Predicted 3D model of a 525-nucleotide part of an RNA (small-subunit ribosomal RNA, 5' domain) from an uncultured bacterium. The RNAcentral record of the full RNA draws on ENA and SILVA.
[in-house]
Context: one part of a larger RNA
RNA sequence: AUUGAACGCUGGCGGAAUGCUUUACACAUGCAAGUCGAGCGGCAGCACGGGAGCAAUCCUGGUGGCGAGCGGCGAACGGGUGAGUAAUACAUCGGAACGUACCCUAUUGUGGGGGAUAGCCCGGCGAAAGCCGGAUUAAUACCGCAUGAGACCUGAGGGUGAAAGCGGGGGAUUCGCAAGAACCUCGCGCAAUUGGAGCGGCCGAUGUCGGAUUAGCUAGUUGGUGAGGUAAAGGCUCACCAAGGCGACGAUCCGUAGCGGGUCUGAGAGGACGGCCCGCCACACUGGAACUGAGACACGGUCCAGACUCCUACGGGAGGCAGCAGUGGGGAAUUUUGGACAAUGGGGGCAACCCUGAUCCAGCCAUUCCGCGUGAGUGAAGAAGGCCUUCGGGUUGUAAAGCUCUUUCGGCAGGAGCGAAACGGUGUAGGCUAAUAUCCUGCAUUAAUGACGGUACCUGCAGAAGAAGCACCGGCUAACUACGUGCCAGCAGCCGCGGUAAUACGUAGGGUGCAAGCGUUAAUC
Numbered sequence: 001a002u003u004g005a006a007c008g009c010u011g012g013c014g015g016a017a018u019g020c021u022u023u024a025c026a027c028a029u030g031c032a033a034g035u036c037g038a039g040c041g042g043c044a045g046c047a048c049g050g051g052a053g054c055a056a057u058c059c060u061g062g063u064g065g066c067g068a069g070c071g072g073c074g075a076a077c078g079g080g081u082g083a084g085u086a087a088u089a090c091a092u093c094g095g096a097a098c099g100u101a102c103c104c105u106a107u108u109g110u111g112g113g114g115g116a117u118a119g120c121c122c123g124g125c126g127a128a129a130g131c132c133g134g135a136u137u138a139a140u141a142c143c144g145c146a147u148g149a150g151a152c153c154u155g156a157g158g159g160u161g162a163a164a165g166c167g168g169g170g171g172a173u174u175c176g177c178a179a180g181a182a183c184c185u186c187g188c189g190c191a192a193u194u195g196g197a198g199c200g201g202c203c204g205a206u207g208u209c210g211g212a213u214u215a216g217c218u219a220g221u222u223g224g225u226g227a228g229g230u231a232a233a234g235g236c237u238c239a240c241c242a243a244g245g246c247g248a249c250g251a252u253c254c255g256u257a258g259c260g261g262g263u264c265u266g267a268g269a270g271g272a273c274g275g276c277c278c279g280c281c282a283c284a285c286u287g288g289a290a291c292u293g294a295g296a297c298a299c300g301g302u303c304c305a306g307a308c309u310c311c312u313a314c315g316g317g318a319g320g321c322a323g324c325a326g327u328g329g330g331g332a333a334u335u336u337u338g339g340a341c342a343a344u345g346g347g348g349g350c351a352a353c354c355c356u357g358a359u360c361c362a363g364c365c366a367u368u369c370c371g372c373g374u375g376a377g378u379g380a381a382g383a384a385g386g387c388c389u390u391c392g393g394g395u396u397g398u399a400a401a402g403c404u405c406u407u408u409c410g411g412c413a414g415g416a417g418c419g420a421a422a423c424g425g426u427g428u429a430g431g432c433u434a435a436u437a438u439c440c441u442g443c444a445u446u447a448a449u450g451a452c453g454g455u456a457c458c459u460g461c462a463g464a465a466g467a468a469g470c471a472c473c474g475g476c477u478a479a480c481u482a483c484g485u486g487c488c489a490g491c492a493g494c495c496g497c498g499g500u501a502a503u504a505c506g507u508a509g510g511g512u513g514c515a516a517g518c519g520u521u522a523a524u525c
Stems, first nucleotide, its partner, number of pairs: 001524003005521005012372006019364001020330001025328003029325003034073003039070002042066002046064003049060004080283003089208007098200003103196002106193005111145001113143002121134005151160003165188006173182003209255003216246003221243008258280004262273004285306005308319004336362001338361003344358001345356004375405004385396004409466001411461002414459002424446008469514005474495003480509005490497002
């Protein structure tokens, strides 16, 4: 000088930030990932409409909507933690044999069929979790057929492989009793392919703690041929062949540890550290495994095993806070079971909107940093009191009182109130179009929307009023006397004080230093 600190004494206000460093210990409760009815069949509940009925009530997907279900996208992001890891990591610099949902760009398509299944209904089993059978139904679910610009394979002849619709609007014509459909058009999609962006997988080089009281290590081990496998190179895996490969420039083994940007210190070189924030990695009760998918070997998914907890009708089931709060435990020690999606961002959706403990805010704590205040001027009878005294006085001390002022902060009160708000509507111009429709874009104009928030800030009122402590005073080191004690009680960072005049112990007066803090302890330089 510094700290994610703790402890002791003390404590007025504001701004900004930080806040389980220990048991990767166990967790009650609530919330943290949903959304789409413009994919689908439907309709449990709610509301509206219609019908029946004197009424209670019943019927009715007709409408708004929508539980459960099928389907799509998301759930691999975001959030947490640092156990493991000394290299499968990280940092820097390079590389070639790859993947990529959503997004951008470009091209070509989007034709015609089929069979199921959940839900609903019926029946059965079970305490529950849940399970089974039957019948029936839809799709942007599933499967064929057709077509194939480009793609892939090729023995260069040829061969292989695709799709899905939904919504808005519309004049004439055709079909239809009508609703509507054909048709036209716009928007969102769907299939195949090209290029890109961003993201990701892989490889190499160099660097990255300690121990030699660890000196040898290695059998898929090192290389080759062939095959398999992967999105992709490769002993990644396998068969065969060769006998290699690494190591005192420290292999192997043991211990410790997430890495970096950076942080602290220091004149620097260096040393120590890696909390908050950002990038990367690893992990998700412990161990193992794959499934789905563009992407996981998946924190709030599945399966198996294990430990633990809970429910049970004893047959069987359920669970995983290292998400946000919160509880117990451990510990010197670390906060609220708060508000809101208003902003920023994310997921879904054409949108309205819904979800979002990400985030933005508020709450708690002097934990840290910064700012402000606890009054200002005047005032000598140098008051009283305290302490000391050579008894003369000295000191506390302009300090107080008194007089004259001010009102920050706090308190009270009403008023006013910036910014964080942009997306939307309307008009108009352009694009698309047959179209003044729909949709998209620019410009102009104009409403609503704020958790914080009774906000900040401004203003008014009263009154010096509500606001100072802590450590030290032998030397180092700024600051001295008295009393008590008598090698006792005690102090102490080092030197050392104390055994009868202790500036070193305890108390008091005085003084010194810092100040809403001051000291102590711990830790680093």